[in-house]
This is a predicted structure of a 73-nucleotide RNA (transfer RNA) from Syntrophomonas wolfei subsp. wolfei str. Goettingen G311.
The coordinates come from a structure-prediction model, not an experiment, and the mean pLDDT is 81.
Its Rfam family is "tRNA". It is annotated as a transfer RNA.
The RNAcentral record of the sequence draws on Rfam.
RNA sequence: GGAGCCGUGGUGUAGCGGUUAACAUGCCGGCCUGUCACGCCGGAGAUCGAGGGUUCAAAUCCCUUCGGCUUCG
Numbered sequence: 001g002g003a004g005c006c007g008u009g010g011u012g013u014a015g016c017g018g019u020u021a022a023c024a025u026g027c028c029g030g031c032c033u034g035u036c037a038c039g040c041c042g043g044a045g046a047u048c049g050a051g052g053g054u055u056c057a058a059a060u061c062c063c064u065u066c067g068g069c070u071u072c073g
Base pairs, nucleotide, nucleotide: 001072002071003070004069005068006067007066010025011024012023013022018056027043028042029041030040031039049065050064051063052062053061
C1' cells in the first nucleotide's frame, strides 16, 4: 500500500428501512433483613466512532474519513 471484518448506555451483546434503540450485568433509590448478601419493585444512563449522501422515513443502504483486528504483497 490492497482486501475484509468490527465500532451501539460503565461493561458484554441484540437490533436483516417504519412508533418511546432492547437484554444481561453494573450504578442509584425503595421494600425485605438485626446488618450485609440474595430476592422483589422502581429509576438514571447510548441522538448508534465522525462527516456527507439516498429516502416520506437510516443504527440499518451508499460514499468519505478515524480507530481496532485479520489477511495479501